[in-house]
């Protein structure tokens, strides 16, 4: 340079047109003589970035960045 795959919370990932979400981490209450473990409630997102197709895009399509593997 080429081909292919990823990007989504602070970490690890589902999720694949119409509500953005889990598990851990965090805060905060409950329970404890106290931590822990356990319930319960709560903050936390430009869904890589620009454009496009649609009535509607995280999802489909182009380019562009980062990343990883393979290839020269």
């Nucleotide at each position: 340079g080429g081909g292919c795959g990823c990007g989504u919370a602070g970490c690890u990932c589902a999720g694949c047109g119409g509500g953005a979400g889990a598990g851990c981490g965090c805060c905060c209450g409950c329970u404890u003589c106290a931590c822990a473990c356990g319930c319960g409630g709560g903050a936390g997102g430009u869904c890589g970035c620009u454009g496009g197709u649609u009535c509607a895009a995280u999802c489909c399509c182009a380019g562009c960045c980062g990343c990883g593997c393979c290839c020269a």